[in-house]
RNA sequence: GGGAGGUUAGCUCAGCGGUAGAGCGUCUGCUUUACACGCAGCAGGUCGCCGGUUCGAUCCCGGCACCUCCCA
Repeated sequence: GGGAGGUUAGCUCAGCGGUAGAGCGUCUGCUUUACACGCAGCAGGUCGCCGGUUCGAUCCCGGCACCUCCCA
């Protein structure tokens, strides 16, 4: 330099046009002498950034950034 894949909650990931989800974790309550386990509940997101298309974009298109792999 070229090619492919990826970027969504604190972590691991799903979702792929119509108001954003799961598991784990954090926090709160219950339980316990206390801790752990268990049960219940809350909080937590500019869906990498900038544009475009569309009535409407996390999702489609273009550019850029970053991560992983392959080729040179």